[in-house]
Small-subunit ribosomal RNA from an uncultured bacterium, 1397 nucleotides, folded computationally. It matches the Rfam family "Bacterial small subunit ribosomal RNA". Its mean pLDDT, the model's own confidence on a scale to 100, is 83. RNAcentral holds the sequence, with entries from Greengenes.

RNA sequence: UUAGAGUUUGAUCCUGGCUCAGGAUGAACGCUAGCUACAGGCUUAACACAUGCAAGUCGAGGGGCAUCGCGGCGUGGCAACACGCUGGCGGCGACCGGCGGAAGGGUGCGUAACACGUGAGCAACAUGCCCGUAUCUGGGACAUAACCGAUGGAAACGUCGACUAAUUUCCCAUAACAACAGAAGUGACAUCGUUUUUGUUUGAAAGCUUCGGCGGAUACGGAUUGGCCCGCGCCCCAUUAGCUAGUUGGAGUGGUAACGGCACACCAAGGCGACGAUGGGUAGGGGCUCUGAGAGGAAGGUCCCCCACAUUGGAACUGAGACACGGUCCAAACUCCUACGGGAGGCAGCAGUGAGGAAUAUUGGUCAAUGGACGGAAGUCUGAACCAGCCAUGCCGCGUGCAGGAAUAAGGCCCUAUGGGUUGUAAACUGCUUUUAACCGGGAAUAACGUCACGGACGUGUCCGUGAGUGCAUGUACCGGUUGAAUAAGGAUCGGCUAACUCCGUGCCAGCAGCCGCGGUAAUACGGAGGAUCCGAGCGUUAUCCGGAUUUAUUGGGUUUAAAGGGAGCGUAGGCGGAGGAUCAAGUCAGCUGUGAAAUGUAGUCGCUCAACGUCUGCACUGCAGUUGAAACUGGUCCCCUUGAGUGCGUAAGAGGCAGGCGGAAUUCGUCGUGUAGCGGUGAAAUGCUUAGAUAUGACGAAGAACUCCUAUUGCGAAGGCAGCUUGCUGGGCCGCAACUGACGCUGAAGCUCGAAGGUGCGGGUAUCGAACAGGAUUAGAUACCCUGGUAGUCCGCACAGUAAACGAUGGAUACUCGCUGUCGGCGAUACACAGUCGGUGGCCAAGCGAAAGCGUUAAGUAUCCCACCUGGGGAGUACGCCGGCAACGGUGAAACUCAAAGGAAUUGACGGGGGCCCGCACAAGCGGAGGAACAUGUGGUUUAAUUCGAUGAUACGCGAGGAACCUUACCCGGGCUUGAAUUGCUGGAGACGGUUGGUGGAGACACCUUCCUUCCUUCGGGACUCCAGUGAAGGUGCUGCAUGGUUGUCGUCAGCUCGUGCCGUAAGGUGUCGGCUUAAGUGCCAUAACGAGCGCAACCCUUGCCGUUAGUUGCCAUCAGGUCAAGCUGGGCACUCUAGCGGGACUGCCAUCGUAAGAUGUGAGGAAGGUGGGGAUGACGUCAAAUCAGCACGGCCCUUAUGUCCGGGGCGACACACGUGUUACAAUGGGGGGUACAGAGGGAAGCCACCUGGCGACAGGGCGCGGAUCCCGAAAUCCCUUCUCAGUUCGGAUCGGAGUCUGGAACUCGACUCCGUGAAGCUGGAUUCGCUAGUAAUCGCGCAUCAGCCAUGGCGCGGUGAAUACGUUCCCGGGCCUUGCACUCACCGCCCGUCA
Repeated sequence: UUAGAGUUUGAUCCUGGCUCAGGAUGAACGCUAGCUACAGGCUUAACACAUGCAAGUCGAGGGGCAUCGCGGCGUGGCAACACGCUGGCGGCGACCGGCGGAAGGGUGCGUAACACGUGAGCAACAUGCCCGUAUCUGGGACAUAACCGAUGGAAACGUCGACUAAUUUCCCAUAACAACAGAAGUGACAUCGUUUUUGUUUGAAAGCUUCGGCGGAUACGGAUUGGCCCGCGCCCCAUUAGCUAGUUGGAGUGGUAACGGCACACCAAGGCGACGAUGGGUAGGGGCUCUGAGAGGAAGGUCCCCCACAUUGGAACUGAGACACGGUCCAAACUCCUACGGGAGGCAGCAGUGAGGAAUAUUGGUCAAUGGACGGAAGUCUGAACCAGCCAUGCCGCGUGCAGGAAUAAGGCCCUAUGGGUUGUAAACUGCUUUUAACCGGGAAUAACGUCACGGACGUGUCCGUGAGUGCAUGUACCGGUUGAAUAAGGAUCGGCUAACUCCGUGCCAGCAGCCGCGGUAAUACGGAGGAUCCGAGCGUUAUCCGGAUUUAUUGGGUUUAAAGGGAGCGUAGGCGGAGGAUCAAGUCAGCUGUGAAAUGUAGUCGCUCAACGUCUGCACUGCAGUUGAAACUGGUCCCCUUGAGUGCGUAAGAGGCAGGCGGAAUUCGUCGUGUAGCGGUGAAAUGCUUAGAUAUGACGAAGAACUCCUAUUGCGAAGGCAGCUUGCUGGGCCGCAACUGACGCUGAAGCUCGAAGGUGCGGGUAUCGAACAGGAUUAGAUACCCUGGUAGUCCGCACAGUAAACGAUGGAUACUCGCUGUCGGCGAUACACAGUCGGUGGCCAAGCGAAAGCGUUAAGUAUCCCACCUGGGGAGUACGCCGGCAACGGUGAAACUCAAAGGAAUUGACGGGGGCCCGCACAAGCGGAGGAACAUGUGGUUUAAUUCGAUGAUACGCGAGGAACCUUACCCGGGCUUGAAUUGCUGGAGACGGUUGGUGGAGACACCUUCCUUCCUUCGGGACUCCAGUGAAGGUGCUGCAUGGUUGUCGUCAGCUCGUGCCGUAAGGUGUCGGCUUAAGUGCCAUAACGAGCGCAACCCUUGCCGUUAGUUGCCAUCAGGUCAAGCUGGGCACUCUAGCGGGACUGCCAUCGUAAGAUGUGAGGAAGGUGGGGAUGACGUCAAAUCAGCACGGCCCUUAUGUCCGGGGCGACACACGUGUUACAAUGGGGGGUACAGAGGGAAGCCACCUGGCGACAGGGCGCGGAUCCCGAAAUCCCUUCUCAGUUCGGAUCGGAGUCUGGAACUCGACUCCGUGAAGCUGGAUUCGCUAGUAAUCGCGCAUCAGCCAUGGCGCGGUGAAUACGUUCCCGGGCCUUGCACUCACCGCCCGUCA
């Protein structure tokens, strides 16, 4: 000292990328802005530069005197003063001379280099100024600038002549030193160094002075600074693999301060390179800076060190030092001047200008301090430096007040249950303070030296003391006073990540966005507002770096399936390597020494009021070098060993390889024979072959290719691969023995070799099969799948090619780690037995591993070594380059751009023209229909002023509607009303309400006017009630069923859907609920890591079928009696029927067979009923954003003299057409006529209506009974008789004409019914399709609701008559369970590919 999050999925785990939160910056941009301190400020054009300044100084080196001052002299003048002369003095322009202009300052072009860093070396070097030591400083000479004269030029700048000085220059003398030669000694580090001595040769100097001194020369030494050389470190590209001729070395000469190919002549042929030469690109290096836990990664601005450069390129001169930023010369570009002849210039010094750019400051002050140059010094110079100015560029600090103050005011905003909440103690208001601000006053430190004066000490120039004098910033910091809350707050954000939420607007628009993603009418995601959160003189955005990212993994990753093992082997370099002993000490470890500049970092102290900042001290600087030790491990050397490896001997096995020979079957072809009409082929066909004789069949012959059975989780091989038999040659492995060698090993970048199929070249061969191609089919098309042919090819030889899902998708080697069970080859003397052992080849498992699937001694386990490869998806194994190839093509192998994923394994579902099991009028077997006709009704469409609205596959369409002439009514036209047609609160006024009369206008609603009668309660205020006016609520069948409640349809009365606990799995999830048997059923039984439970199933409920019991009117009538034409009509009775309450009964209970059981079976028994007896009600979790805002309710939005409401009329009833559902038919199992029998369930008072009369009839007029087990509401088909005789009819009844009845205010649009007449289509219905399994279908009528009436043929019920068929589950449809696959999960009406737009 180490933090994570979002995003792939329906969900999960993993892999993996993208994104975010942090820190940083020489920053920029947006909004905002009060102040100090400290720091920083052209990252771009090393682009071009106006102007000023940035390097001078010394008269104590010199000649001098242009200039200034002083003195002196002269002239003029009264004087002041002016002019002139005078180097005498102070000084001094230019000049000679000395020192310095090589420092300081700037920039980062170049440079990948001994440039830099670090550590060594120079026995191969230099060093001005400074310090120390020693010695010397003698004599002489020649010039030259200035000045003067002349002269050229526009200028810059010269030229000629003459004069002169020096600390300028030269000569002589002397000495050290040096060089050479010799001798002696000494040190080593290779060429060698060093000391002493002898000889020869060369070879120094400068003066000034105030007399104190300052200088000058030589030598040696020191210090400092430099020069050279070496080890190590130091970016990217191999799509840069070979580079090199002074190149590498030698010895020689030259050159240099010095070594050296530094240069040159000669000789040799070397040198560098996969440990990356050469080439290309980029770049100043370091201290350090940012980040990070660290290791690392990135960077090199400010400050310090080094380097390089000074418009570009080149060169030297001077000098101690330069190849010289403000020096010289040459060349080039550019700019400027010019008299056109020629000249001048170099801001990458400080300011400043233009340009470029997103972007970076003043043409400031001072040498006071620090430092530098010169000088003896005073001093001069110094854009170094110190200060100031500008800029929120960064960092630190301060402030914009503090306390009290609730009617929690108003206003804003929001919610709402109308109470309220929030802004918010916030404000107002009261008190206090005064940092800052403004003003007034005081007022620093930074200063010490040097210098001058005085004094003192030592003794003659040093020190000490005192005093004087020296300040840019600065009247600044700081201190005091006065005034007064007075002068001072914003930015971003508020869907998740991520702290912070509401309203309005908008309506996939406008917009937002870092990622995921928001926005299509209720947006916490856009815009605004209020509120909130974060930070705060700043806040955000953008850019860049590190982090998070263990996402390049040394620390610290992987490669069966996610990206990733090379196709395989041999083998070079390299890496790694068995046992024992000895030695060395390279690695390694420890101690010590040197170095690791300062700054930075860090710990502590101290100084600025604090802090930032700075000072001091310590530590660190993980490094390098040296030295002394240690010796386990690695390494070097030596000795030795046998277990790794190899050799030898012996046995057995094998589709191992190469070459040759041989074989039979099949195929095709040829010839001949037999034989006749087809063959062949397919899902079905056709093309094709065939009467010129096919196919088939027999015989003979030819050719090429491949080897049936044996044959397998078999064997062999490195892989590719290898299969008839046999011969020859040949490789490898296993086992046994333990004779030999003695670590000889493993791996293996390059390299070399092998390498299926297909392909290529040349030459053969060609039977079969068969790309291309042709034809026939299929199809919407069919450049395919199928068929008939058929060329390359398939085969052989030689050569190339070099890839595959070349797979165990699993590199090689070694060691270790439970077992069980097959099999192959050996050994164990023999064996059909058996355990063991070695080597192979399979299956299943423990531990362990793994994301899981799985692997598991043949590892994907545990370890070691080596090689290869991976780093999101697409673009792309593409492009370019290079290499290889005859070509095809192969190897190597990117980027732009684009996406937020791509992916692996497993899970739940759904799905499959996957599988298994099972069910259902699902099919099949049947019966009757629909689809054709006419009509009824609904719908679509069309039409219309309106044809109101909704329902639309199944699951809309005789549905909402169980009653549209008005009403209904929602639609249209026209006319009215506006607190409104209805309900209700409050205020004011009037009046009963109400009833009643009339009038006018009008279609009515309505508007206007008008007559009469008249109340109840009372506390006497008024109230009840009505009207008017006002006001608050209204009203809306207007929108949204995708904001909702409720209700409903459907899957489906299908057998399923879940939970608790436990167990399994990292998890999603699984188990239970699976399996076997059984059932109508997840019904039950058995089994079972499950054990139980819930919602469903079943049962409980209603009804119907049998019996008993209770009760007996309005029902019934057996017995008794009465009575009628007849009749339960009457008494009576409750036996029977019936009615309606309560019970019983059925449970596979009994028997037989089968079965463990559950249960199944039986013309079983009994029974009214038998295996759920029939029917109904009852509908699990859920699905379809299914239906309904028009039944009702309800959020939001919308209308308010209208989208509300009233009235009249019209429409919902339209009609070329299309569809659904029905009715009636097409006839003889029928129609007509006559006769005739038998129900059930319901309904009835503005009703049902007996009965009588009238009418053909609908009905009308009378009229009994009945609010009903009492009265009323006619059953029909049936049966009997008769007629019709197969026809558009005596079928069928549409349509039309006429006449009526009834309801109603009113039947024109638009009612039903009756009678007479008319008499359409239709002769059983294409493809297709619907219902039904028994009292069912079919058929027959009856009733009811709604309702004045009725368009009802509809709906809901009731009974009468009353069948056929089911072999069976292959198929169609739907469903259930199990299983399998999957790239689907909006779930196959899915997903997805290509083309076009």